Annotation
This is a predicted structure of a 117-nucleotide RNA (SAM riboswitch aptamer (S box leader)) from Glycomyces lechevalierae. It was read from a public genome assembly, where an Rfam model found it.
RNA sequence: ACUUCAUCCAGAGCAGCUGAGGGGUCCGGCCCUGCGACGCUGCGGCAACCACCGACCCGCCCUUCGGGGGCAGGCGGCAGGUGCCAAUUCCGGCCCGCUGCGCGGGGAAGAUGAGGG
Repeated sequence: ACUUCAUCCAGAGCAGCUGAGGGGUCCGGCCCUGCGACGCUGCGGCAACCACCGACCCGCCCUUCGGGGGCAGGCGGCAGGUGCCAAUUCCGGCCCGCUGCGCGGGGAAGAUGAGGG
C1' cells in the first nucleotide's frame, strides 16, 4: 500500500510570516477570501480515541476466608501519545421512504483514533 473496528449535527482563536486562491478529488450548489483567506510558525484553547491514575457500582475468578487479592466493564480524574479549533465531513451526486422538489434513513468516499499487516 492494503485491511478491521469505533466515531464524525457538540466543542475550541489570537498573533507573526506569506500573498491568491481556498473549502480532499470530479461535477453542481453554497460559502470563506487583498478588511489578507489557504498554508507555515508561535502561543492559547477544545475534546477525550489510546496511555496513565482512582477503586464508587456491577460481574467473574483466586483466596491463607481477612474490612484480602486479580481481571474486565461502567464511572470519575488526568492530559503523556495523537487529533482538532468557519459552515453537519458545508450540502448534494448512488439507493430507499415520506403528506415529495424538501425532509428523513442508509450507502459510497473521506477524516481521526486504536488494532492487524
NCBI's taxonomy places the organism under Bacteria, Actinomycetota, Actinomycetes, Glycomycetales, Glycomyces.